[in-house]
RNA sequence: GCGCGGGUAGCUCAGCGGUAGAGCAACUGGUUUACACCCAGUCGGUCGGCGGUUCAAUCCCGUCCCCGCGCA
Numbered sequence: 001g002c003g004c005g006g007g008u009a010g011c012u013c014a015g016c017g018g019u020a021g022a023g024c025a026a027c028u029g030g031u032u033u034a035c036a037c038c039c040a041g042u043c044g045g046u047c048g049g050c051g052g053u054u055c056a057a058u059c060c061c062g063u064c065c066c067c068g069c070g071c072a
Stems, first nucleotide, its partner, number of pairs: 001071007010024004018055001026042005048064005
């Protein structure tokens, strides 16, 4: 340099045109003498950046940045 895959909550990942979810973590309450486990709930996101297409973009297109694999 070229090709492919990936970038979404603090972490691990779903979602692939119709306004984003799960598990774990955190917080509150219950339980306990207390902690842990367990139960109930709450919080948490400019979906990597910028442009474009569309009535509507996490999703499609272009470009750039970052990570991984391969080729040279």
Overview
The prediction has a mean pLDDT of 83. This is a predicted structure of a 72-nucleotide RNA (transfer RNA) from a Verrucomicrobiota bacterium. NCBI's taxonomy places the organism under Bacteria, Pseudomonadati, Verrucomicrobiota.